Predicted 3D model of an 88-nucleotide RNA (c-di-GMP-I riboswitch aptamer) from Mesobacillus harenae. Model confidence (mean pLDDT): 86 of 100. The model forms 95% of the base pairs in the Rfam consensus.

RNA sequence: UCUCGAUAAAGGCAAACCUGGUGAAAACCAGCGACGCAAAACUACAGGGGCUAAGGGUGCAAAAGCACUACGCCAGCCAGUUUCCGAA
Numbered sequence: 001u002c003u004c005g006a007u008a009a010a011g012g013c014a015a016a017c018c019u020g021g022u023g024a025a026a027a028c029c030a031g032c033g034a035c036g037c038a039a040a041a042c043u044a045c046a047g048g049g050g051c052u053a054a055g056g057g058u059g060c061a062a063a064a065g066c067a068c069u070a071c072g073c074c075a076g077c078c079a080g081u082u083u084c085c086g087a088a
Base pairs, nucleotide, nucleotide: 004086005085012037013036018031019030020029021028022027035076041081042080043079047078048077049074050073051072055071056069057068058067059066060065
């Protein structure tokens, strides 16, 4: 240095639920709270995958509406980048 990851040390993050807020929704923010996490830090057109469809677009429909579609999201799905500690 790389790999690896302990019933180690010091710190860190915070799922679900609930409350308030934003949003059409997915989801996000704050509080509460810990299910978990060695990257649960960062990266979302220019890797893969997933979620949503109000507006816009396309198709269908007499209409109401329906279907498809990211310019919306998810990094706590994989991935990429960086990184604390050091038993075996």